């Protein structure tokens, strides 16, 4: 100060993908194992650039890639992201 980016709280909006198969019983929106699958919690790689003891080696973004953990019927619940209010804060000018 007609207050940027950003963090935080509370709301709005938010995707994908087998109601798969077997086994158990305390019979369910239950647990367990296996095979498919999805990518938007979290996690884990690396491009350019940096640095260095320099063909290597660390660092090092993502809605990219793994798919570890999370998911796959609607409701719920989680959700990356975004929108709004508030509130912190104080960047260019």
């Nucleotide at each position: 100060a007609u207050g940027a980016g950003u963090a935080u709280a509370c709301g709005g909006g938010g995707a994908g993908a087998g109601a798969a198969c077997g086994c158990g019983c305390a019979a369910g929106u239950c647990g367990c194992g296996u095979c498919a699958c999805c990518g938007a919690a979290g996690g884990a790689g690396c491009a350019a650039g940096u640095a260095g003891a320099a063909g290597c080696u660390a660092c090092g973004a993502a809605u990219c890639u793994c798919u570890c953990a999370g998911g796959u019927a609607a409701a719920a619940a989680a959700g990356a992201c975004u929108c709004g209010u508030a509130u912190a804060g104080g960047a260019c000018g």

Background:
This is a predicted structure of a 93-nucleotide RNA (Glycine riboswitch aptamer) from Paenisporosarcina antarctica. Its mean pLDDT, the model's own confidence on a scale to 100, is 77. The RNAcentral record of the sequence draws on Rfam.